This is a predicted structure of a 166-nucleotide RNA (Lysine riboswitch aptamer) from a bovine gut metagenome. It matches the Rfam family "Lysine riboswitch aptamer". About the family: Riboswitches are metabolite binding domains within certain messenger RNAs that serve as precision sensors for their corresponding targets. Allosteric rearrangement of mRNA structure is mediated by ligand binding, and this results in modulation of gene expression. This family includes riboswitches that sense lysine in a number of genes involved in lysine metabolism, including lysC. The prediction has a mean pLDDT of 82. RNAcentral holds the sequence, with entries from MGnify.
[in-house]
RNA sequence: GAUAGAGGCGCGGUUAUCAUCAGUAGCUCCGGAGAACGCAUCGGGAAAUGCGGGAGCGAAAGGGAUCGCCGCCGAAGGGUGUCCGCUUUCCCGUGCGGAUAUGCCUGGGCCGUCGGAGAAGAUCCGCCGGACUGUCGCGGGGGCUUUGUCCCGGCGGAGAGCUGUC
Numbered sequence: 001g002a003u004a005g006a007g008g009c010g011c012g013g014u015u016a017u018c019a020u021c022a023g024u025a026g027c028u029c030c031g032g033a034g035a036a037c038g039c040a041u042c043g044g045g046a047a048a049u050g051c052g053g054g055a056g057c058g059a060a061a062g063g064g065a066u067c068g069c070c071g072c073c074g075a076a077g078g079g080u081g082u083c084c085g086c087u088u089u090c091c092c093g094u095g096c097g098g099a100u101a102u103g104c105c106u107g108g109g110c111c112g113u114c115g116g117a118g119a120a121g122a123u124c125c126g127c128c129g130g131a132c133u134g135u136c137g138c139g140g141g142g143g144c145u146u147u148g149u150c151c152c153g154g155c156g157g158a159g160a161g162c163u164g165u166c
Base pairs, nucleotide, nucleotide: 001166002165003164004163005162008073010072011071012070013069014068016066017065018064026057027056028055029054030053037052038051039050040049042093043092044091045090046089047088076106077105078104079102080101081100082099083098084097085096086095107133108132110130111129112128114126115125116124117123135157136156137155138154140152141151142150143149144148
């Protein structure tokens, strides 16, 4: 340098089904007001428009669960930079989504406080803490078939790592 692997409630994607979203948004009909107030964008402001009550009909997206399938083990997630998009119109912000770049952070899953997103006790993301686990390094103890190997335990590091083969 090439190639092949390991960590397990392992990571990500996707079809289908199901629940939730929600008796919500919206539509139709009957009405009220025509001032004020309030609501309608990711947040704030301005303008315009519609609405605020009753009846009937009545979603969807995102997110989630399960089976299957696909790609894999920096799998992947996050941060940051650039571009695009998210309202009836405009301005300010940069909240969200997507694309792309970046060895900036994280070995991995789990539990918990807090914070953010979200309709949500779901789920996801982040800081911190906790034990567990895999790997390598450095010590300690014990057993055995004793220059080797097995077991127990301690401290420390990080995937730019570790192991096998060429």